[in-house]
Formats: sequence, structure tokens, C1' cells
RNA sequence: GCGCCCGUAGCUCAAUUGGAUAGAGCAUCAGUUUCCUAAACUGGGGGUUGGGUGUUCGAUUCACCCCGGGCGCACCA
Repeated sequence: GCGCCCGUAGCUCAAUUGGAUAGAGCAUCAGUUUCCUAAACUGGGGGUUGGGUGUUCGAUUCACCCCGGGCGCACCA
């Protein structure tokens, strides 16, 4: 340099293949319980879906550019 894959909550992952309001577990916060803690249970908060542009009535999903990560191939005087 070329090709392929990936990027969604603090972490690990979903989202029925374009459909309306993006969810789950863990973590975190508050409460119940306990002499206190842990565990358990109940409830809450937390998201520019990597960034931008476009297509569309509608984009996490499709197209293009850029950023970051991984793998393979090529080059290496």
C1' cells in the first nucleotide's frame, strides 16, 4: 500500500436483517433486610449507536469519506 472484519451505557453483549420509545447481565446509586458488613430482594440514574455527509416517510441497520482496533496479502533498495 491492497483486501476483509469490528467500533452500541463504566465493562461484556443484544436489537426479530430499514419501523416508530435502543435493551439485558455485571458494575454504580438509593432503599428493604442485618448489631455492622457481605449475600439476597426492590427501585433509580447512566447512550451524539466512533465522527461526518448522503439515500429514505423512517437509519444501530444501507452508501461514501475520515478516525481507532484486529486479521490476511504484498513491498522491504
Transfer RNA from a Candidatus Margulisiibacteriota bacterium, 77 nucleotides, folded computationally. The source organism's lineage runs through Bacteria, Bacillati and Candidatus Margulisiibacteriota. It was read from a public genome assembly. Model confidence (mean pLDDT): 81 of 100. Rfam family: tRNA. Rfam's curators write: Transfer RNA (tRNA) molecules are approximately 80 nucleotides in length.